[in-house]
């Protein structure tokens, strides 16, 4: 360095005010963002060839190696949800589980730089489904659930 089996980890945010019989749902200001990727470029160091000077050590070009280097809620792609299907558990309904397919919000200027819709400035925009004397990204729920992944750990291997 690898494989294979087990583990571990694996989403967040409302605080004041107003108005009203009532609003953590309107208003006004807040706050909060899951996984992976994002430079055929740039630096640093060797190595190989080619030039051109020097007399004993330089400068440039070309290739190809190692290391390092730019960051995302809006860019790409994934995964939850929700939809249909088709198997499977189950007498039967439910339900739960696997695999296919569908769908799946939302940005823009300008600035530094080699390179940025990721960084700095600034103004915008998004946010599933049910439930709640009043409408919800932030309350409750399904969810001590699932998972895209991830730094590790154990064990048997090559």
């Nucleotide at each position: 360095c690898u494989g294979u089996g087990c583990u571990c980890c694996g989403u967040g945010a409302c605080u004041c005010g107003g108005u009203g019989c009532a609003a953590g749902u309107c208003c006004g200001a807040a706050c909060c963002g899951g996984c992976g990727g994002u430079a055929c470029g740039c630096g640093c160091g060797g190595c190989g060839c080619c030039c051109g000077g020097c007399c004993u050590g330089c400068g440039g070009g070309c290739g190809g190696c190692g290391c390092g280097c730019a960051c995302a809620g809006u860019c790409c792609g994934c995964g939850a949800c929700c939809c249909g299907g088709c198997c499977g558990a189950a007498g039967c309904c439910a339900u739960c589980g696997g695999c296919c397919g569908g769908u799946g919000a939302a940005u823009c200027c300008g600035g530094c730089g080699a390179a940025a819709u990721u960084c700095c400035g600034g103004a915008a925009c998004c946010g599933a489904c049910g439930g709640u004397g009043a409408a919800a990204g932030u309350c409750c729920g399904g969810a001590u659930g699932g998972g895209a992944g991830g730094c590790g750990g154990c064990a048997c291997g090559g």

About this RNA:
FMN riboswitch aptamer (RFN element) from Allonocardiopsis opalescens, 158 nucleotides, folded computationally. Model confidence (mean pLDDT): 78 of 100. Rfam family: FMN riboswitch aptamer (RFN element). About the family: The RFN element is a highly conserved domain that is found frequently in the 5'-untranslated regions of prokaryotic mRNAs that encode for flavin mononucleotide (FMN) biosynthesis and transport proteins. Its family is annotated with FMN binding in the Gene Ontology.